[in-house]
RNA sequence: GAGUUUGAUCCUGGCUCAGAACGAACGCUGGCGGCGCGUCUUAAGCAUGCAAGUCGAGCGGGAUUAUCCAGCUUGCUGGAUAUGAGAGCGGCGGACUGGUGAGUAACGCGUGGGUGACGUGCCCUUCUGCCCGGGAUAGCCGGUAGAAAUACCGGAUAAUACCGGAUGAGCUCCGCGGCGCUGGAGGCCGCGGAGGAAAGGAGCUAUUGUUCCGCGGAAGGAGCGGCCCGUGUCCCAUCAGCUGGUUGGCGGGGAAAAGGCCCACCAAGGCGAUGACGGGUACCCGGCCUCAGAGGGCGACCGGGCACAUUGGGACUGAGAUACGGCCCAGACUCCUACGGGAGGCAGCAGCUAAGAAUAUUCCGCAAUGGGGGAAACCCUGACGGAGCGACGCCGCGUGGACGACGAAGGCCGGAAGGUUGUAAAGUCCUUUUGUGGCUGAGGAAGAAGGGCAGGUCGGAAGCCUGUCCGGUGACUGUAGGCCAUGAAUAAGCACCGGCUAAUUACGUGCCAGCAGCCGCGGUAACACGUAAGGUGCGAGCGUUGUUCGGAAUCAUUGGGCGUAAAGGGCAUGUAGGCGGCCGCGCAAGUCUGGAGUGAAAUGCCGGGGCUCAACCCCGGAACUGCUCUGGAAACUGCGUGGCUGGAGUCGCCGAGGCGGAGCCGGAAUUCCAAGUGUAGGGGUGAAAUCUGUAGAUAUCUGGAAGAACACCGAUGGCGAAGGCAGGCUUCGAGCGGACGACUGACGCUGAGGUGCGAAGGUGCGGGGAGCGAACAGGAUUAGAUACCCUGGUAGUCCGCACAGUAAACGAUGCACACUGGGUGUCUGGGCAUGAGCCCGGGUGCCGAAGCAAACACGGUAAGUGUGCCGCCUGGGGAGUAUGCCCGCAAGGGUGAAACUCAAAGGAAUUGACGGGGGCCCGCACAAGCGGUGGAGCAUGUGGUUUAAUUCGAUGGUACGCGAGGAACCUUACCUGGGUUUGACAUACACGGUGAGACGGCCGAGAGGCCGGGGCCCGGCAACGGGACCGUGAACAGGUGCUGCAUGGCUGUCGUCACCCCUUUCUCUCGUCUUUUUUGGGUUAAGUCCCGCGGGGGGGCGCAGAAAACACCCGCCGGUUACCAACAGGUAAAGCUGGGGACUCAGGCGGAACUGCCUCCGACAAGGGGGAGGAAGGUGGGGAUGACGUCAAGUCAGCAUGGCCCUUAUGUCCAGGGCUACACACGUGCUACAAUGGCAGCUACAGAGUGAAGCGAGGCCGCGAGGCGGAGCGAAGCGCAGAAAGGCUGCCGUAGUUCGGAUUGAAGUCUGAAACCCGACUUCAUGAAGUUGGAAUCGCUAGUAAUCGCGCAUCAGCACGGCGCGGUGAAUACGUUCCCGGGCCUUGUACACACCGCCCGUCACACCAUCCGAGUCGGGGACACCCGAAGCCGGCAGGCCAACCCGCGAGGGGAGCCGCUGUCGAAGGUAUGCCCGGUGAGGGGGGUGAAGUCGUAACAAGGUAACCA
Repeated sequence: GAGUUUGAUCCUGGCUCAGAACGAACGCUGGCGGCGCGUCUUAAGCAUGCAAGUCGAGCGGGAUUAUCCAGCUUGCUGGAUAUGAGAGCGGCGGACUGGUGAGUAACGCGUGGGUGACGUGCCCUUCUGCCCGGGAUAGCCGGUAGAAAUACCGGAUAAUACCGGAUGAGCUCCGCGGCGCUGGAGGCCGCGGAGGAAAGGAGCUAUUGUUCCGCGGAAGGAGCGGCCCGUGUCCCAUCAGCUGGUUGGCGGGGAAAAGGCCCACCAAGGCGAUGACGGGUACCCGGCCUCAGAGGGCGACCGGGCACAUUGGGACUGAGAUACGGCCCAGACUCCUACGGGAGGCAGCAGCUAAGAAUAUUCCGCAAUGGGGGAAACCCUGACGGAGCGACGCCGCGUGGACGACGAAGGCCGGAAGGUUGUAAAGUCCUUUUGUGGCUGAGGAAGAAGGGCAGGUCGGAAGCCUGUCCGGUGACUGUAGGCCAUGAAUAAGCACCGGCUAAUUACGUGCCAGCAGCCGCGGUAACACGUAAGGUGCGAGCGUUGUUCGGAAUCAUUGGGCGUAAAGGGCAUGUAGGCGGCCGCGCAAGUCUGGAGUGAAAUGCCGGGGCUCAACCCCGGAACUGCUCUGGAAACUGCGUGGCUGGAGUCGCCGAGGCGGAGCCGGAAUUCCAAGUGUAGGGGUGAAAUCUGUAGAUAUCUGGAAGAACACCGAUGGCGAAGGCAGGCUUCGAGCGGACGACUGACGCUGAGGUGCGAAGGUGCGGGGAGCGAACAGGAUUAGAUACCCUGGUAGUCCGCACAGUAAACGAUGCACACUGGGUGUCUGGGCAUGAGCCCGGGUGCCGAAGCAAACACGGUAAGUGUGCCGCCUGGGGAGUAUGCCCGCAAGGGUGAAACUCAAAGGAAUUGACGGGGGCCCGCACAAGCGGUGGAGCAUGUGGUUUAAUUCGAUGGUACGCGAGGAACCUUACCUGGGUUUGACAUACACGGUGAGACGGCCGAGAGGCCGGGGCCCGGCAACGGGACCGUGAACAGGUGCUGCAUGGCUGUCGUCACCCCUUUCUCUCGUCUUUUUUGGGUUAAGUCCCGCGGGGGGGCGCAGAAAACACCCGCCGGUUACCAACAGGUAAAGCUGGGGACUCAGGCGGAACUGCCUCCGACAAGGGGGAGGAAGGUGGGGAUGACGUCAAGUCAGCAUGGCCCUUAUGUCCAGGGCUACACACGUGCUACAAUGGCAGCUACAGAGUGAAGCGAGGCCGCGAGGCGGAGCGAAGCGCAGAAAGGCUGCCGUAGUUCGGAUUGAAGUCUGAAACCCGACUUCAUGAAGUUGGAAUCGCUAGUAAUCGCGCAUCAGCACGGCGCGGUGAAUACGUUCCCGGGCCUUGUACACACCGCCCGUCACACCAUCCGAGUCGGGGACACCCGAAGCCGGCAGGCCAACCCGCGAGGGGAGCCGCUGUCGAAGGUAUGCCCGGUGAGGGGGGUGAAGUCGUAACAAGGUAACCA
């Protein structure tokens, strides 16, 4: 920096990614070289070899071999010379080097110091000494025991081994004296006394020395080491108290050395919140990784230190060890064994086994560097130098280069055109790193021995030192490098391509298989899975996993926060601590500054150099931010001291107050008791009931009792630190404020722990108990109702004492101080004053400047600007849970996790949606009214059922007389059966043939099949061309098969509702979401219009309007088929005729209405009420017109269309059947139930349509449907066509009827190829249900409802449906409370798939982790006691006993050794409690898991506001 919480936004906040790194591992792949690195796991166990020896110039010796000699002799023995193995005594070295990281939280390490408290082999310097003696002992020889390891006995022997003596200073010790220093010392000097040394070897010389290497003493140096101190060095406080050699002292022991290191005695100390003690983890550092830095992580390789060497203990030797390749003991393990006993220690180099994701050769060499020994040659050296293995890392090189098509083939994509792979390949030319073969060939090596020369030292030609010359030596290695030859020849992969993140298409798959770092992909069109093609990235590598840092300002010192996101302690007081006013003087700890020491090297950085470059290596510089010593400065902090009054406090005066404690008093109300009056109810609720009352309630009145709380005042008010505090009076006590004055003199602020106070509820004991009232009981409500409501009612509420200690203890805002515009109210003081005035202080509210804030908001009562101190936070859940500890009588409180799980959880604000939220307003929404539906019969559609099929679709509103504006066949998509396969239909091709075909016959249900068969396209003379048909073949056709969740188009619905958008130089705020001519006041049918506010405008789709059309009114024009007033003719009658152009009518054109006029209301507006005029009045009526969008609404079966599927069938043809089924259920209708009616007779008046395969008049026939017949009419002409209700007259008389017509029988008519399934109609007969319809529900506000008929489309026929037309022609609307739908504003929200939302808890199931748990198993460390190895030290009557002493000697003594014994003492044992872990019947809750159960707690007033204790 990015992704991820949302519909969107900002913020908070976690998770995740991109980077770098690695001693890595895994997967795929793999050409070369250089330089590095390579058991991170069980400090598990180890076969084998090697890793520390060397010195013969310390010593005694000497196998063997060679030569010679002698004896004897195929050979042996002896001697001499040379050689010198192995072993031994002795010296030095095995304390270095090398390995490992177990232990260790410590003076272990780092850093700086101290040692007047110490040591030091080898090396260097200086001084000095080296004399005289002695006795042993290995090896060796002989022997004994044993399997062995090994041990023992006897005998002989050497030394630079051992011992005695001498000498001995400047050494050590003792005594005395002195000097000097320090904080205190063991420092130095002098004197006296005592003590204490030694070793030889080699060369030369040649009997005397000398040189070298050694030896002893002393002093000093260098280097190395011991000890001590300051300081730094992880986590846990759920480890808070620890400690008996513990702390100190006196004296001693011990040690190289200080010390309680050890011991005896004495004292009672020592350590700890600046974290003792305990637990966990861990070698530490230079450095390494990361990082802008600060920081964080790490401590492999290299270097320094420490620790360890199978585990534990122990000492010996030595200059040095408490000793990796030494010793002793104990334990475990392994091995050998003759069972008696022995041997061993790879955390050296290789190597093996096991473990593990995982880490190499049982290599070469001492040539170099370094080490040990030696005089040296030299020997030893798994240190080291090299090679081998491993892409483990870093660095470098290569796998070819150039040219090469408007572009091969193949692949992939595309309908095609074409694109892409791709200059890529091929091909041509070139090069040769690398590879292979051959030739050549450095450097690492020089300071060796020895020799020559020169110089120095020296008495010196020895020796020693310096320079120079000669001189040998290579593991790697015939290596690096060079040259020649050969030939593009030997050499490319891995990951990724949805976003983050660079790179996309196709196919396969179909919530499958799978992917996934996070968000998330996959349920038939997957850029996300798999494959392919292409692309992107890196490249001998590429990915994955793990880990660290980064990003993460996500522990914030640099550099965060706490009103609402996580986070202010409930409040105070005050301890430690932190911080602290003004003016002087001094000191110099902090601070600043100069100098000095140190801060090892390597590493890193800068500069330079060497390998062809680089990695790598070398040189120089700076740096190493630290610590120490020392000189200086004095502003600030600090410390000391003197002063000051402003901070703080004390006193005096005044003031307000529900501030606290105690005591006393008061009235109202309630309940109860007693008495009176009085009578039938009272009470309670949404409505009731439980309850109470005729045994007298309620009501009312009088009197009394009790307890609790204090109306009005009262407040937006007062007091208190908070909790909290309210009738009145008294008293005791505290705090606060104000003006003035006096006093103290920084006495202050904060405050971890501590202590006190602390609502309600709760607990204990004792009182009290009127009202209220958990629990409980009853009554209701309800599906249930362990609730809400009601009637009762116990704890409790009240008082005293004691405990408890929590709260949404809230201003969700710690305390103190200072600073920073104003306005306005209120409480309480003061000043000036008198004006309802101004000013100052202390409280308490509101609004607001700047500022701040994510926003909301805050804003002198800060959430602004600063300072000081305290508390607290670090994703959600798990969980304030478990466990431990503390407190409590208990309830419980305080402190307070983890596993596991999620990709979020949140805050504020926005737009919507929603609310059993609010306001305003509309609509046949309700109401008012009229008529229906729901009941009956029938029609029709649907569900269901049935069926071979009952084709399909439509399904709340917005499906159901819908697609259907018309299923007997057809339609038709369904079923059964029969056929057919280039197809019933389209286009084009190839081949063959021919006009296609009409017609006839036979078979067949038909489709069709077979047979016969006259006749016949166009142009051109013809050839031929064009068109057509048939057959075959292959392309293809065809599909009402699927997906309306892939689509176009069209449609329904909200809804004719009034809204929905865009833009700009506008604004808040720089920007985002968002808002914006809107909200507001009016008004409208309307975001319609007006006004106001505002920072102004513009535009669009809608609304409205205009234009056009219809109807209504008027005028004008023309007028036949329409009309007929006047004139004429004429009839039985009639515009019938002449005629007319007046009227009606039809057609065309135009006008008319705009709140224009008056009045009132309103704001002078918009507009509204009323009125006039007018045919019409406020939109005149009706229609058409449907914004942005919603419902994945409907339609793949109207059409079109992507994808998928079928292809002798899911296509196509035919016949018959079905779509018409029928126990049921629903919708929509028709006809009725009758008298406002029915029937019969007579008699009026429409409009709009329609007619040529048509309408069909008059006439005749039939009761009728209809038939015969055909005039007229393509229509203001003729026909359909009788309109009906209505009017007049008569009958019927309330009856299942003269209502009603279903059903059924019979007979017919018409259409049609055909009315059986399955048409309509007619006549006669039959005459069903039905007597006005439960819950519920629909339409309609005027020419409307209701009622009456007529026409049309579809159509051969079929209409109760649909679409139209006219006739007759009402009732009602108080009004907007309620139901439904909608508009605007506002409010709440945990909803946004938007309340058909969200969401809680139990139960049931599965899985996971966890807690408790009778116990059980293991580990750790501790204490007490027992036993007590090795060993040091101590003791000793025992044993042995060369040197020395005594003794002539024998012998004795002493030292020493052995033995015994004591203290200590490892392992082991017993017992107790502690800590940690594993496991555990069972129990507890928790988490997670597409569709389980029960309810509905929360979110809208969530339907009882919610929440905290």